[in-house]
c-di-AMP riboswitch aptamer (ydaO/yuaA leader) from Geodermatophilus sp. YIM 151500, 156 nucleotides, folded computationally. It was read from a public genome assembly, where an Rfam model found it. It matches the Rfam family "c-di-AMP riboswitch aptamer (ydaO/yuaA leader)". Rfam links the family to the GO terms regulation of gene expression and cyclic-di-AMP binding. The model forms 92% of the base pairs in the Rfam consensus.
RNA sequence: CCGCCGGACCCGCCGAACCGGGGCGACGACGACGUCCGCCCGGACCGGGGACCCAACCGCAGCACUGGGGUGAAGCGCGCCCGCACACGGGCGCGCCGGGCGACUCCCCCGCCCGAACCCGUCAGCUAACUCGGUAGGCGGCCGUGGAGAACAGGA
Numbered sequence: 001c002c003g004c005c006g007g008a009c010c011c012g013c014c015g016a017a018c019c020g021g022g023g024c025g026a027c028g029a030c031g032a033c034g035u036c037c038g039c040c041c042g043g044a045c046c047g048g049g050g051a052c053c054c055a056a057c058c059g060c061a062g063c064a065c066u067g068g069g070g071u072g073a074a075g076c077g078c079g080c081c082c083g084c085a086c087a088c089g090g091g092c093g094c095g096c097c098g099g100g101c102g103a104c105u106c107c108c109c110c111g112c113c114c115g116a117a118c119c120c121g122u123c124a125g126c127u128a129a130c131u132c133g134g135u136a137g138g139c140g141g142c143c144g145u146g147g148a149g150a151a152c153a154g155g156a
Base pairs, nucleotide, nucleotide: 010141011140012139013138014137018043019042020041022040023039024038025037026035027034028033044135045134046133047132048131049130054125067123068120069119070118071117075096076095077094078093079092080091081090082089083088097115098114099113100112101111102110104149107147108146109144
């Protein structure tokens, strides 16, 4: 000097999941100080329910855990196969669509990655007032010295 593995600090990414030079407590024996801890308060942010109007529905009754709805990018269509199987679920393939990343921003190009999981419980269109909840988790650290634009620094 290079490579690999692990850790701390720091920086950054997805996401509402953050901020407080606020309070109390717990822990580090005590104070100071600190904390990936708990509760409360304030700020900021995200989501659900919920009128008129509008939209939808326009006969009646019934079946339906394989009805319906919500968070989230996490879906749609077609074909084939499996499960008594035209519904529903799963698998595969193709097409469409959606989300994220490549370390200033936006757009374009190129490339890469993802399309999970959970909740309500037969009930929910929109929705002012009103009202009910949430602020978890998971990763990366030299990468596209791409086009265009801005900002900053330096020089004239």